[in-house]
RNA sequence: CGGGUGAGCUGGAGAAUCGCGGCGGGGCAUGACUUCGCUGAGGAAAGUCCGCACUCCGCAGGGCAGGAUGCUGACUAACGGUCAGGCAGUGAAAGCUGACGGCAUAGUGCAACAGAGAGCAGACCGCAUCGGCAACGGUGUAAGGGUGAAAGGGUGCGGUAAGAGCGCACCGGUACGGUUGGUGACAGUCGUAGCCAGGCAAACCCCAUUCGGAGCAAGACCAAGCAGAUGUCGUGGGGCGGCUCCGUCCUGUAGAAAACAUCGGGUUGGUUGCAGGAGGUGUCUGGUAACAGGCAUCCCAGAUAGAUGAUUCUCGCCGGAGACGGUACAGAAUGCGGCUUAUAGGCUCGCCCGUUUG
Numbered sequence: 001c002g003g004g005u006g007a008g009c010u011g012g013a014g015a016a017u018c019g020c021g022g023c024g025g026g027g028c029a030u031g032a033c034u035u036c037g038c039u040g041a042g043g044a045a046a047g048u049c050c051g052c053a054c055u056c057c058g059c060a061g062g063g064c065a066g067g068a069u070g071c072u073g074a075c076u077a078a079c080g081g082u083c084a085g086g087c088a089g090u091g092a093a094a095g096c097u098g099a100c101g102g103c104a105u106a107g108u109g110c111a112a113c114a115g116a117g118a119g120c121a122g123a124c125c126g127c128a129u130c131g132g133c134a135a136c137g138g139u140g141u142a143a144g145g146g147u148g149a150a151a152g153g154g155u156g157c158g159g160u161a162a163g164a165g166c167g168c169a170c171c172g173g174u175a176c177g178g179u180u181g182g183u184g185a186c187a188g189u190c191g192u193a194g195c196c197a198g199g200c201a202a203a204c205c206c207c208a209u210u211c212g213g214a215g216c217a218a219g220a221c222c223a224a225g226c227a228g229a230u231g232u233c234g235u236g237g238g239g240c241g242g243c244u245c246c247g248u249c250c251u252g253u254a255g256a257a258a259a260c261a262u263c264g265g266g267u268u269g270g271u272u273g274c275a276g277g278a279g280g281u282g283u284c285u286g287g288u289a290a291c292a293g294g295c296a297u298c299c300c301a302g303a304u305a306g307a308u309g310a311u312u313c314u315c316g317c318c319g320g321a322g323a324c325g326g327u328a329c330a331g332a333a334u335g336c337g338g339c340u341u342a343u344a345g346g347c348u349c350g351c352c353c354g355u356u357u358g
Stems, first nucleotide, its partner, number of pairs: 001354010012315007020040008028031001042329001046340002049338005054215004066211005071085005086100001087098004101206002107204002109200002124145002126141006153171006172196002174193008219272006228263005233255001234253009279298008316327004
């Protein structure tokens, strides 16, 4: 310098005029007025896919059904997330990818097309042999050919009619046993066994762990008015007691001459939930890291049909000879941790391969 790969940051700037939400101060004509000041979207605010906080409802205990997750260790409030590692696949390498539990003898099941044959193997060609003049047929055979995603280890020697783990040696795999290292997944190594009859659980299934439901339009409070409920008082009737009226008990009630008090579902409006938090920034300590802790410092939108805007000028960047055009993805709605997806341009660092020079 070229090509590749991994990690991270940033993602327009300044000014003028008009305007909007929130908070605070001032003014008097106390109006939801006016004026001044401060403040006002993101790395994903998005998808709403996971996990929590918070709230209400439900819930003795246990089981069934159903869902989710699925190598190991760690982190975390939790997770299907993150970090570190193991194994497998892939790449020349840096790296990247993985739904990665079940040696698929617990059981059931699946394999299109091609092919002779696809699951306790299989004779189409070939090879060997037998019969036949021959065409062809019978038998044996999994070395060789052919089909297929997949056809029952590989090389050699022996063996045989021809062959075959049929036998043997070595190599590979698997299982079992021992041993070494590691917290562990697992890896190395030694021995034994011809055990070599496979694949699929992103098929049912089995095993382990785990899961109650609905959501801020949750929920709480205040005011207004109100369906209705209860009580007091009034009132009709009856019983009893005593001084032609009163007291008391029972019962009814359409409130009549006239009512009063308390509670009150839902509705509308307002307040709250709702911005000091698993909070941001800097630094130090522990840890490979995710992360945790200490100290310092900061306060950083809170609307409710939804404010955060519009116009103009200058600059930056990109295209163009110029005039001029363009300037990514996108926009909070209770909050937080992740994941996923979108994203023009710019910047920084690590590593790998090639080439050149010293």

This is a predicted structure of a 358-nucleotide RNA (Bacterial RNase P class A) from a Chloroflexota bacterium. Its Rfam family is "Bacterial RNase P class A". About the family: Ribonuclease P (RNase P) is a ubiquitous endoribonuclease, found in archaea, bacteria and eukarya as well as chloroplasts and mitochondria. Its mean pLDDT, the model's own confidence on a scale to 100, is 78. Taxonomically the source falls in Chloroflexota (Bacteria, Bacillati). The RNAcentral record of the sequence draws on ENA.